[in-house]
């Protein structure tokens, strides 16, 4: 140094001014905001990762509901010019997306399960092999 394996640890951002309303941080206007890893050169819109949601199986329960494991499934959104060896990632421009419950009123931004849970990674440390 590099490859593996364990353990622990860390791991999201943004509601501001106006307008209509009996109400609205949910509607209109503008404005805000962008995990991880990955790429010929830096990414919300490429490849991927994952909570949320839905199924199945199993274990716990007389059942049912409900709780764990384990396995699947599903999971938004871009285009055009320019640079360049190389960019759907950079510059210019005009777009576009954003779970689930709840609110006097329709939620990316409020408030809640969540002081939660979780892969991929990030950092220690510990062990194995060269």
């Nucleotide at each position: 140094u590099c490859g593996c394996g364990u353990g622990c640890u860390c791991u999201g951002g943004g509601g501001u001014c106006g307008g209509u309303g009996a109400a609205a941080a949910u509607c209109c206007g503008a404005g805000c905001c962008g995990g991880c890893g990955g790429u010929g050169a830096a990414a919300g819109u490429c490849c991927g990762c994952g909570a949320c949601c839905c199924g199945g199986u199993c274990a716990c329960c007389u059942c049912c509901a409900g709780u764990g494991a384990c396995c699947g499934g599903u999971u938004g959104a871009c285009c055009a010019g320019g640079u360049g060896g190389a960019a759907c990632u950079c510059c210019u421009g005009g777009a576009c997306c954003g779970a689930c419950g709840g609110u006097c009123a329709a939620a990316g931004u409020c408030c809640g399960g969540a002081u939660g849970g979780g892969a991929a990674g990030u950092g220690c440390a510990c062990g194995c092999a060269g």

The prediction has a mean pLDDT of 78. Predicted 3D model of a 130-nucleotide RNA (FMN riboswitch aptamer (RFN element)) from Nocardioides kribbensis. It matches the Rfam family "FMN riboswitch aptamer (RFN element)". About the family: The RFN element is a highly conserved domain that is found frequently in the 5'-untranslated regions of prokaryotic mRNAs that encode for flavin mononucleotide (FMN) biosynthesis and transport proteins. Lineage of the source: Bacteria > Bacillati > Actinomycetota > Actinomycetes > Nocardioides.